Predicted 3D model of a 98-nucleotide RNA (Guanidine-I riboswitch aptamer). The prediction has a mean pLDDT of 80.

[in-house]
RNA sequence: UGAAAGAGUAUCUAGGGUUCCGGAGUAUAAAACUUGUCAGGUCCAAGGGAUACAGAUAUUUUAAAAUAUCACACCGAGGGGAUAAAAGCCCGGGCGGG
Repeated sequence: UGAAAGAGUAUCUAGGGUUCCGGAGUAUAAAACUUGUCAGGUCCAAGGGAUACAGAUAUUUUAAAAUAUCACACCGAGGGGAUAAAAGCCCGGGCGGG
């Protein structure tokens, strides 16, 4: 100085908002409206969180299969995109610093 092939799927978690439901409010019932500064259900959700499956590599093995490994990832700022909306989602292990 340069280099990602560090992959995937599912179920979740931290986290996230507000379509729907519920809660609260508009004196009361229905309807409607407001409210996410509302610790809930649905919903979204991690490259740097979890688990499982699948997969890759190596060894043993006639084969099937079995076993092992799959590491590391500090700090900062801002922009864009999707959805109802937002986000640790996606662009993005991008950019800048170390």